[in-house]
Parts: sequence; structure tokens; C1' cells
RNA sequence: GGCGAACCACCGCCUAAUCGCAUCCGCGAGCCGGGGAACCAGGUACCGGGGGUGAAGCCGCGGCGACGCGGCCGGGCGUUCUUCCCGCCCGAACCCGACAGCUAACCCGGUCGGCGGCUGGAUGAGGAAGA
Repeated sequence: GGCGAACCACCGCCUAAUCGCAUCCGCGAGCCGGGGAACCAGGUACCGGGGGUGAAGCCGCGGCGACGCGGCCGGGCGUUCUUCCCGCCCGAACCCGACAGCUAACCCGGUCGGCGGCUGGAUGAGGAAGA
């Protein structure tokens, strides 16, 4: 001097998953999810049913299968937001257990986990943090 890794701080990202008080179990606020009337919706048939969280679906082709390719569509990021251009990615997983449409009152839960170290452009409008 170069490359790689680990830890701490700080700054960011996905997600509802943040903040405050306690600190022995925990308690709140915020955010998120489920159940649950009237009205409305729904009406026949047979279950290898049905349903929920989530962006994570549908169709076509290939394959014994695992899976792959393509189209449509859905989602995230590019360090505040709008619009446009451009670029880079994701389309998983889990849960309920014969049972649930919407749904006021009411009732019940969750608040995990996983990553990165930026330097895209134009336009207009704003804000925040630290000392």
C1' cells in the first nucleotide's frame, strides 16, 4: 500500500413492527391484523371443501417430476415530496382447521426479523436533523 472479514458509532432500506414508562412479570401511545348486526350482496352442489396475513397473482408453452421460459399484472429501491426519463431488484413464506361476505356497537391479537454504506438526471415545492 492492496484485498477480505469482525466489532462499535452514525446514516439509510424492506416490513405494521416505532416511541415512552418501567425493568420482577410487564404497562401505555402510535401503527398493523382478525372476528362481529341491520341494509346490501350471495342461491345450488359437492367437496383432492373453504378461509387469512402478504406485492408475492393469472394465462400459455416445455418437463415424469423438481422446475424452466414467455406474456399480462402486482411490489420495492435509486438518502424529503410531485411529475418525467433512466437504472437496479422482488413476485416468497407462513397460518386457521369444516369455519368466517360486508359490517355500527362490541370482542381478540401483533409490534418480529432481515439487509446496505449511498453518491442516477431534469423540474417544481418544502422540510428535517445536529451543534
c-di-AMP riboswitch aptamer (ydaO/yuaA leader) from Actinoplanes aureus, 131 nucleotides, folded computationally. Its mean pLDDT, the model's own confidence on a scale to 100, is 80.